[in-house]
RNA sequence: GGGCCGUUAGCUCAAUGGGUCAGAGCGGCCGGCUCAUAACCGGUUGGUUGCAGGUUCAAGUCCUGCACGGCCCA
Numbered sequence: 001g002g003g004c005c006g007u008u009a010g011c012u013c014a015a016u017g018g019g020u021c022a023g024a025g026c027g028g029c030c031g032g033c034u035c036a037u038a039a040c041c042g043g044u045u046g047g048u049u050g051c052a053g054g055u056u057c058a059a060g061u062c063c064u065g066c067a068c069g070g071c072c073c074a
Base pairs, nucleotide, nucleotide: 001073002072003071004070005069006068007067010026011025012024013023019057027045028044029043030042031041032040050066051065052064053063054062
């Protein structure tokens, strides 16, 4: 330098062939249970979907560029 893949909540990941309010587990917070802690149970909280543009009535999902990470080639 080139090719491919990835980038979604604090962490790990989902999200039918573009279309209900972007969800789950863990975590945080509140409460229950317990002598108490953990575990367990209930509730609750949390996201500019890497950034900037483009296409579309509508984009996490398509297109372009850039940034970062990984793998491969040179």
Transfer RNA from Thermus sp. JCM 17653, 74 nucleotides, folded computationally. The source organism's lineage runs through Bacteria, Deinococcota, Deinococci, Thermaceae and Thermus. Rfam family: tRNA. It is annotated as a transfer RNA. About the family: Transfer RNA (tRNA) molecules are approximately 80 nucleotides in length. The coordinates come from a structure-prediction model, not an experiment, and the mean pLDDT is 82. The sequence was found in a public genome assembly.